[in-house]
RNA sequence: AGAGUUUGAUUCUGGCUCAGAAUGAACGCUGGCGGCGUGCUUAAUACAUGCAAGUCGAACGGGAAAGCAUCUUCGGAUGUAAGUAUAGUGGCGCACGGGUGAGUAAUGUAUAGGUAAUCUGUCUAGAUGUUUGGGAUAACCUUCCGAAAGGAGGGCUAAUACCGGAUAAGCUUAACCAAUCGAGAGAUUGGAUAAGGAAAGCAUCGAUUAGGUGCGCAUUUAGAGGAGCCUAUAUCCCAUUAGCUUGUUGGUAGGGUAAAGGCCUACCAAGGCUAAGAUGGGUAGCUGGUCUGAGAGGAUGAUCAGCCACACUGGAACUGAGACACGGUCCAGACUCCUACGGGAGGCAGCAGUAGGGAAUUUUGCGCAAUGGGGGAAACCCUGACGCAGCGACGCCGCGUGGGUGAAGAAGGCUUUCGGGUCGUAAAACCCUUUUCUAGGGGAAGAAAGAAGAUAUCUGAAAAGGAUAUAGAGAUGACGGUACCUUAGGAAUAAGCACCGGCUAACUCCGUGCCAGCAGCCGCGGUAAUACGGAGGGUGCAAGCGUUAUUCGGAAUUACUGGGCGUAAAGGGAGCGUAGGCGGCUAGUUAAGUCUUAUGUGAAAGUUUAUGGCUCAACCAUAAAAGUGCAUAAGAAACUGGUUAGCUUGAAUCUUGGAGAGGGUGAUGGAAUUCCUAGUGUAGGGGUGAAAUCCGUAGAUAUUAGGAAGAACACCAGAGGCGAAGGCGGUCACCUGGCCAAAGAUUGACGCUGAGGCUCGAAAGCGUGGGUAGCAAACAGGAUUAGAUACCCUGGUAGUCCACGCUGUAAACGAUGGAUACUAGAUGUUCGAAUGGUUAAUCCCUUUUGAGUGUCGUAGCUAACGCAUUAAGUAUCCCGCCUGGGGAGUACGGUCGCAAGAUUAAAACUCAAAGAAAUUGACGGGGGCCCGCACAAGCGGUGGAGCAUGUGGUUUAAUUCGAGGCCACGCGAACAACCUUACCUGGUCUUGACAUCAUAGGAAAGCCCAUAGAGAUAUGGAUUUCUAGGUUUCUAGGCGCCUAUGACAGGUGCUGCAUGGCUGUCGUCAGCUCGUGUCGUGAGAUGUUGGGUUAAGUCCCGCAACGAGCGCAACCCUUGCCUUUAGUUGCCCAUAUUAAGUUAGGCACUCUAAAGGGACUGCCGGUGUUAAGCCGGAGGAAGGUGGGGAUGACGUCAAGUCCUCAUGGCCCUUAUGACCAGGGCUACACACGUGCUACAAUGGUAAGUACAAAGGGCAGCGAAGCUGUGAGGCUAAGCAAAUCCCAAAAAGCUUAUCGUAGUUCGGAUUGGAGUCUGCAACUCGACUCCAUGAAGCUGGAAUCGCUAGUAAUCGCGGAUCAGCAUGCCGCGGUGAAUACGUUCCCGGGCCUUGUACACACCGCCCGUCACACCAC
Repeated sequence: AGAGUUUGAUUCUGGCUCAGAAUGAACGCUGGCGGCGUGCUUAAUACAUGCAAGUCGAACGGGAAAGCAUCUUCGGAUGUAAGUAUAGUGGCGCACGGGUGAGUAAUGUAUAGGUAAUCUGUCUAGAUGUUUGGGAUAACCUUCCGAAAGGAGGGCUAAUACCGGAUAAGCUUAACCAAUCGAGAGAUUGGAUAAGGAAAGCAUCGAUUAGGUGCGCAUUUAGAGGAGCCUAUAUCCCAUUAGCUUGUUGGUAGGGUAAAGGCCUACCAAGGCUAAGAUGGGUAGCUGGUCUGAGAGGAUGAUCAGCCACACUGGAACUGAGACACGGUCCAGACUCCUACGGGAGGCAGCAGUAGGGAAUUUUGCGCAAUGGGGGAAACCCUGACGCAGCGACGCCGCGUGGGUGAAGAAGGCUUUCGGGUCGUAAAACCCUUUUCUAGGGGAAGAAAGAAGAUAUCUGAAAAGGAUAUAGAGAUGACGGUACCUUAGGAAUAAGCACCGGCUAACUCCGUGCCAGCAGCCGCGGUAAUACGGAGGGUGCAAGCGUUAUUCGGAAUUACUGGGCGUAAAGGGAGCGUAGGCGGCUAGUUAAGUCUUAUGUGAAAGUUUAUGGCUCAACCAUAAAAGUGCAUAAGAAACUGGUUAGCUUGAAUCUUGGAGAGGGUGAUGGAAUUCCUAGUGUAGGGGUGAAAUCCGUAGAUAUUAGGAAGAACACCAGAGGCGAAGGCGGUCACCUGGCCAAAGAUUGACGCUGAGGCUCGAAAGCGUGGGUAGCAAACAGGAUUAGAUACCCUGGUAGUCCACGCUGUAAACGAUGGAUACUAGAUGUUCGAAUGGUUAAUCCCUUUUGAGUGUCGUAGCUAACGCAUUAAGUAUCCCGCCUGGGGAGUACGGUCGCAAGAUUAAAACUCAAAGAAAUUGACGGGGGCCCGCACAAGCGGUGGAGCAUGUGGUUUAAUUCGAGGCCACGCGAACAACCUUACCUGGUCUUGACAUCAUAGGAAAGCCCAUAGAGAUAUGGAUUUCUAGGUUUCUAGGCGCCUAUGACAGGUGCUGCAUGGCUGUCGUCAGCUCGUGUCGUGAGAUGUUGGGUUAAGUCCCGCAACGAGCGCAACCCUUGCCUUUAGUUGCCCAUAUUAAGUUAGGCACUCUAAAGGGACUGCCGGUGUUAAGCCGGAGGAAGGUGGGGAUGACGUCAAGUCCUCAUGGCCCUUAUGACCAGGGCUACACACGUGCUACAAUGGUAAGUACAAAGGGCAGCGAAGCUGUGAGGCUAAGCAAAUCCCAAAAAGCUUAUCGUAGUUCGGAUUGGAGUCUGCAACUCGACUCCAUGAAGCUGGAAUCGCUAGUAAUCGCGGAUCAGCAUGCCGCGGUGAAUACGUUCCCGGGCCUUGUACACACCGCCCGUCACACCAC
């Protein structure tokens, strides 16, 4: 000192939350020791028991007993105990000390004063005295009453108890004189007069009737300390408490008190308090201090200290120096206890303790040894004050739980990429130490006074006595055998808690699977969770650690220090003005504010500083500083205030002019609308996007003339004018407010603002009475629509208008309160003035100046947008208002109102945001520009039929799986009869159908045959190895093989939302970015925008940008032209030859296949900015990218694929793996997609005949020949191919026929007979022949493709393949139509605009209803 959290990101505003410190704390887990502190915050609830206030015999009168001793007549007596215990009279104390905080908002407290309005026991200093008498009474004795508590009567007795008399002042009272003082009432001192009022003894000494001393007692003067009363200032919240008060305020007289006073009483007067908050309500003991904070402040008032109040509740007095009395009295009440029922007793908010309450707070301890208090002459007694101990980690402070060495980096845990890493020098082991601990021993300080005695001095007659001083033996300890010291022993007795997603230091594995749970805020968890639970590891603190609660801080988030109000919350709707606040220039005076100095006070403790004492620290002691305050005194006089005297610049008044929808009243004008009357005139009018309701043949609309009524005032008219705002608009008159300019004169600060208050205040609304043409809520009808209580139309009432009242609000806005001063300009406009020019003019122009009203803009300000002399700049003064969103401008209460309602104005509860400005995108039934077979213009289809094929659905044992708008559906599949095959049924196998390795054993494996079986398989038989040694047998070894076991194999099982790779799509669309620079607080912008141009972010120009990259284009392939090279299997111009390029020959041509050329807006003209380019032309085979292909930027769709492959995780392992047979993927009411064939004459059929390209071929293509109606068959030449074969191209052309019909169209379906492939065509192949001859006559809504060698049409080939093609991939033949154009549909690109969207319009979001609950 800050941090997290609103957003896709940003800046700001703003709330919420966290990190800190603290506590009389509590709870959870844990717990070794010591020191010092601290401990009912709740029930001021009730209390058992014990103790907490007594003491004095040196004030007084009585006066035991036990025990012991002696005597004894054994009954007892005497002495001692002992003048002791004990009670009583009397004195002092009990008003202190201790507790608590209920009450109290001032009868309190704090600070400073006053008392000229007072008292004061004991104590200190001084003065004087202490005389003389008297009568009682308790105790005691006795009688009696009562259960008790207690009481009554009689009798005796004493005093420092009580009562008289005397004496007395410097005492008290009264009046008088003088001096001094005081503002004054009056006070003090002195003088003199009158009256009044005292007492008590005890002890001791003594030369014993004296007298002294000490302690008492009485009177008195002063002091100290204490107390009472009074004053000023300060002292919480609510105005949704605004008026309160009758002893109330004052006076006179009296009473009362220690004392002033309505403190009390009588009489008189009518006052007193209050917005600077009375009265009322709520809460609360106050302070020194304590906690926090940089401070200012805020919160608090435990322990310690001062004051106050209280003592079961309420009231009252007595005694006393002091009380209206905690452990006193009386009365009343509640409660508890005793009782013989008649009566009595009691008060823990003293110390312990109990019950209760509560989250929660201790021992019924020891001692008066110390300190302090009461009594006493003293010894001493009393003291739950106090000193100590006990309990509690409740707090603060200190110490310890060991130290060193120690790598085989042990075991074990965790983890792993399997190599390792980590816990970790940690442990073990070895060597040490002993604070602590256990046992033993020693052992403090706190205690020296007092008293007694001694000495000296003083007093004294005195060796009494007393006072002072000096030295000083001995005694006295609760704590406690404690602190401390020491000896021995032995690492021995001693570590936890929280956290580890960010904030916030600290990370992995397993489990779980939006479950369980976590969470202070943001937020985690839906199968790979560093956030849940556990573990390992780590981090933090440590005898504690966390949590909860509370306070301050951070929070400048109430802002005095130190905030704001155009848009975030916030300027009152406007003015006038009261109180208040603030206020121009000069001089004098004053000294209230202000400043300086001094004095007093501000208790102690605490805080701070210094030093010191406990081993340190906490703690304690001493000293200093501080205590920012208050009071008093003296001084200063600049500023503020008061006062006096002036001034003119603020303000105001007067004069002369000026502009204006400023306001009020009255009068008046024309246009228009509507209505009425009359005329002309005829079928419509009106209205709308289109219509209808409506009006009109009973004459509308239209048009002409006349009349009536009400309301509003076109043009002028302008971001122009006026007004405080609301607002104000025809013309004229009257009344009236304000403003401006110029020049003088006058007054002399008269000013600014303004809480309350008063007035004005749009529209709508309300009341009463008028008025009502038009318009028009409500209402009615017609439309629109899914509906349409709306928008549109036809009507239409309140109202709008007037008068008089009320209401008092608006986005009453410039969302910007008023006043004053200062701070660059530029340019309009309205109204003045001056100056110069000028005119026909009162026009106009130049310059200067004043007042208003706009725009732009510098500095400055602002979060930004923006504001900017009309400030949102710089300053001063005054007022109003704000403090997260919602609840809510609501409820309740008050005030106002006829009502509607207005005004003032909360809380519970709930959320972590709500919000402002700007940025980038996306979107818009926003705008601009542009493109695309996108539309349009055309051609041909699909959708209707039959069939093929794919999909959905259904069915099934199974109909394996995937693909799903475009971007799934003749897609994966370039071929499901078995196989494929993943599916189903059945039969089988378990180291396995397949791979590698290990161990052990064995035999070749294999092929052939037979049997069983559907087969897999099983059984049996036969036969046969390699290398080396070796004659065979045999031995060793190798590639393989079998059996068993174990590692492992295997999985088309799941997750394409864990992934790689590959692919689709936007889209072959023109885009997507970066570096440096610049701009912006920033996100970002610029560049990439703009003007042109292009197919193109293609190029040019301009420009705070300059460059660059991925895309575009080009480079590549193919095709179109030419050249060169090369000619076999290709070709044939010339020569020869043949049936034939068949052959010889040749390589000119075609063609083949290699290298080149060619096209670049290069040339010309026009246009364009002298550009890029565009248009036209020439030449050219080809012209503006020549045609086609390959080539797919950053990215989007969690797009597709785990079933091509690869792969993480999970799952199966005699099965989800493997083998086999059969079946299924081919099912079939139906729906959809993609195709084929058609519906015919631009055609079908029949015959004849012509012209391709590109491919394929040895388990192959297969000529010719023969054969079959045909598919085909038989035989067989040639060809691994520019040579042979497939191979016939078809449409076309020529000729014939058919004649508009379900046909000589169409060919489905079905029957029969065959062919081919193949182990095998039943489920389930293709083809052929004969026969059969269905639907269909051009296809609804809708929809698809195509811009030229394209569409359309015609055939040919290939891959897959044993066989199977209407699909797919290629090839050539024939060969069109149309494009005006970009308004619209779809998709896309760029710029711009709005946005409350960012999962981005398939967005966001409002209300009602449904369900539950609450209130009424």